Source information
This is a predicted structure of a 541-nucleotide part of an RNA (large-subunit ribosomal RNA, domain I) from Proteiniphilum sp. The organism belongs to Proteiniphilum, within Bacteria. Model confidence (mean pLDDT): 83 of 100. It matches the Rfam family "Bacterial large subunit ribosomal RNA". Its family is annotated with ribosome and structural constituent of ribosome in the Gene Ontology.

[in-house]
Context: one part of a larger RNA
RNA sequence: GGCACAUGGGGGAUGCCUAGGCUCUGGAAGGCGAUGAAGGACGUGAUAAGCUGCGAAAAGCCGCGGGGAUUGGCAAAUACGAAUCGAUCCGCGGAUAUCCGAAUGGGGCAACCCGAUACGAGAAGAUUGUAUCAUUCCGUUAUUAGCGGAAGGCGAACGUGGGGAACUGAAACAUCUAAGUACCCAUAGGAGAAGAAAACAAAAGUGAUUCCCGAAGUAGUGGCGAGCGAAACGGGAGAAGCCCAAACCGGUGUUGUUUCGGCAAUAUCGGGGUUGUAGGACUGAGUUAUGGCAAGACAUCAAGGAAGCGGAAGCAUCUGGAAAGUUGCAUCAUAGAGGGUGAUAAUCCCGUAUGCGACUCCUUGACGAAGCCUAUCAGUAUCCUGAGUAACGCGGGACACGAGAAAUCUUGCGUGAAACCGGCGGGACCAUCCGCCAAGGCUAAAUACUCUCCAGAGACCGAUAGUGAACCAGUACCGUGAGGGAAAGGUGAAAAGAACCUCGAACAGAGGAGUGAAAUAGACCCUGAAACCAUGUGCCU
Numbered sequence: 001g002g003c004a005c006a007u008g009g010g011g012g013a014u015g016c017c018u019a020g021g022c023u024c025u026g027g028a029a030g031g032c033g034a035u036g037a038a039g040g041a042c043g044u045g046a047u048a049a050g051c052u053g054c055g056a057a058a059a060g061c062c063g064c065g066g067g068g069a070u071u072g073g074c075a076a077a078u079a080c081g082a083a084u085c086g087a088u089c090c091g092c093g094g095a096u097a098u099c100c101g102a103a104u105g106g107g108g109c110a111a112c113c114c115g116a117u118a119c120g121a122g123a124a125g126a127u128u129g130u131a132u133c134a135u136u137c138c139g140u141u142a143u144u145a146g147c148g149g150a151a152g153g154c155g156a157a158c159g160u161g162g163g164g165a166a167c168u169g170a171a172a173c174a175u176c177u178a179a180g181u182a183c184c185c186a187u188a189g190g191a192g193a194a195g196a197a198a199a200c201a202a203a204a205g206u207g208a209u210u211c212c213c214g215a216a217g218u219a220g221u222g223g224c225g226a227g228c229g230a231a232a233c234g235g236g237a238g239a240a241g242c243c244c245a246a247a248c249c250g251g252u253g254u255u256g257u258u259u260c261g262g263c264a265a266u267a268u269c270g271g272g273g274u275u276g277u278a279g280g281a282c283u284g285a286g287u288u289a290u291g292g293c294a295a296g297a298c299a300u301c302a303a304g305g306a307a308g309c310g311g312a313a314g315c316a317u318c319u320g321g322a323a324a325g326u327u328g329c330a331u332c333a334u335a336g337a338g339g340g341u342g343a344u345a346a347u348c349c350c351g352u353a354u355g356c357g358a359c360u361c362c363u364u365g366a367c368g369a370a371g372c373c374u375a376u377c378a379g380u381a382u383c384c385u386g387a388g389u390a391a392c393g394c395g396g397g398a399c400a401c402g403a404g405a406a407a408u409c410u411u412g413c414g415u416g417a418a419a420c421c422g423g424c425g426g427g428a429c430c431a432u433c434c435g436c437c438a439a440g441g442c443u444a445a446a447u448a449c450u451c452u453c454c455a456g457a458g459a460c461c462g463a464u465a466g467u468g469a470a471c472c473a474g475u476a477c478c479g480u481g482a483g484g485g486a487a488a489g490g491u492g493a494a495a496a497g498a499a500c501c502u503c504g505a506a507c508a509g510a511g512g513a514g515u516g517a518a519a520u521a522g523a524c525c526c527u528g529a530a531a532c533c534a535u536g537u538g539c540c541u
Base pairs, nucleotide, nucleotide: 001540002539003538004537005536006535007534008533009532015526016490017489020461021460022458023457024456025455026454027453028452029450030449031154032153039100040099041098042055043054044053046078050074051073061094062093063092064091065090066089070082071081072080105114106113107112115133116132117131118130119129120128121127135151136150137149138148139147140146158189159187160186161185162184163183169176173223199206200205210237211236212235213234214233220228221227241442242441243440244386248271249270250269251268252267253266254265255264256263257262276420278385279384280383281382282379283378284377285376291373292372293371300366301365302364303363304362305361306360308356309355310354314329315328316327318325330347331346332336338350339349340348391415392414393413394412395411396410397409398408401427422437423436424435425434426433477484478483497525500512501511502510503509
């Protein structure tokens, strides 16, 4: 020096564990905000740095309800208190709620500075307290002033609308694709959008919309490349239909005209009326009866939610530090789900099955005051039935459909109808036939989503995993900033967390002693692999 073995150090793998995550299911809720939010700053404790709670009334104040012995949060200890005259704690309601923040009296480098007006405190014109004072829009009003109301900001996804990429794919690339995706903006609701045929269909029929399964990777479309990709119809979920404009009638205001009787125009309000086998106005007849409603107050009742309450049945032996294990003999079960307890407990504890529970608050339903709507027949001369619209041309876009034979929808520019003897569609166009009635509007359910709450589940993870975060994590730290972004769990059943002694400079460390089942469980604390280091012994050189 090498190898081997042993004993330690070192290190923190592995095993076991779970306080935290992940993915779902059922239900609830689906908003908060000028009555000042979300989020913060600063305070607040006997002592108090942090977290949590709270707000100068500051780990809290008041009332009602629950509950029944402890208690002053995490968080020990000391001091001082509170509580069966019912505290702490839990539920509901209320009070207080500094400053910043939409931030709103003005300003501002957020948590600060400076005002005006009114009323106070004060000797005061010093100082100081309280209240009010932003903007925009709407209503009212006399287009004033004033008064009243609304909005503004935040929030995870889901919705609708307005804008709108590129990487990529096409094995290059330009049409195309990615994709109307990402992203930006506006805006709504618990859902949103769509929606009561100018629809489909095809010689038979259907009868608003939405969603699902099929039709179907079909018909199509496509540098006919890559790709894109329907619909009718069938089966389901769910079902619900309505209101205006106009004709006509009437009221009011204004204007014009007037033979002062009116007439006309215009604006506005009420009645009327709402469709395609056309309907309505109008004229005549008939009707106050029937049926319905999506909106529905107070009170009452019911159900559910927001604290809770009752809730069966086991002892001994052995091993052990400890019994829930072993053995023996029992018991309950509408309860043998689960968790805890010194090892594995139906019968020890919390619970579980099951039965009950509210002064108050919330939700839903029932009831239903009031409110709203609702009819037919005949006639058909006249009137009405949504105009810069439909359609057409040019240029775009949307439709599964890339200009194509290209209908349909939409519209920037230009042209520009008809009026029920009317008009649109049925994939160029024309005829026949069939279907429907545009150019106004509303509409529940079936559908989408989950920041959040309650209950539950897992051939999900188990600390390099699972959220970035099991732990004081969006922290420490990095960056001018936008932004990036960690590591870090485990003594023991119980602190019983090692009195006392010795060495030592020692509040370091070690050795005794003591606790404990165990201290090679001693706080750098369960287990404690490997690398690496050391010591001892053996063998070889």